[in-house]
RNA sequence: GGCUACUUAGCUCAGUUGGGAGAGCGCACGCUUGAAGCGCGUGAGGUCGUCGGUUCGACCCCGACAGUAGCCA
Numbered sequence: 001g002g003c004u005a006c007u008u009a010g011c012u013c014a015g016u017u018g019g020g021a022g023a024g025c026g027c028a029c030g031c032u033u034g035a036a037g038c039g040c041g042u043g044a045g046g047u048c049g050u051c052g053g054u055u056c057g058a059c060c061c062c063g064a065c066a067g068u069a070g071c072c073a
Base pairs, nucleotide, nucleotide: 001072002071003070004069005068006067007066010025011024012023013022019056027043028042029041030040031039049065050064051063052062053061
């Protein structure tokens, strides 16, 4: 330098017809307990990498850029 894959919550990751942004763990609170742990419930937490384009509407389609990993040279 070229090619491929990936980038979504603090972490690990889902998210296919293009229309609701989610799960587990963690965190906070409540229930429970003599107290804690376990268990159960509730909640907070997101510029969906960045910028632009298509569309009535984009995590999703298109382009550029950035980052990570791998392959080739």
Notes
Predicted 3D model of a 73-nucleotide RNA (transfer RNA) from Cetobacterium sp. The coordinates come from a structure-prediction model, not an experiment, and the mean pLDDT is 83.